[in-house]
Molecule: transfer RNA
Organism: Aureispira sp.
């Protein structure tokens, strides 16, 4: 320099165009003399910029960051 993958909640991981789900982990509540446990409930997410479309996490481009491969 060129070219392949990957990037999703505080962490692991689904979702292949109809707005994002689990599982631990946060908090709060019930239980409890108190802590754990068990069970309810709740808070937090598509690396970033655009573009296509009636609608994007998904598809286009450009970027950025991590691996790999060539030269």
């Nucleotide at each position: 320099a060129g070219g392949u993958u990957g990037u999703u909640g505080g962490u692991g991981u689904a979702a292949a165009g109809g707005a994002a789900a689990c599982a631990c982990g946060g908090c709060a509540g019930u239980c409890u003399c108190a802590u754990a446990c068990a069970c309810u409930g709740u808070a937090g997410u598509u690396g970033c910029a655009g573009g296509u479309u009636c609608g994007a996490a998904u598809c286009c481009u450009g970027u950025a960051c991590a691996a790999c491969c060539u030269u």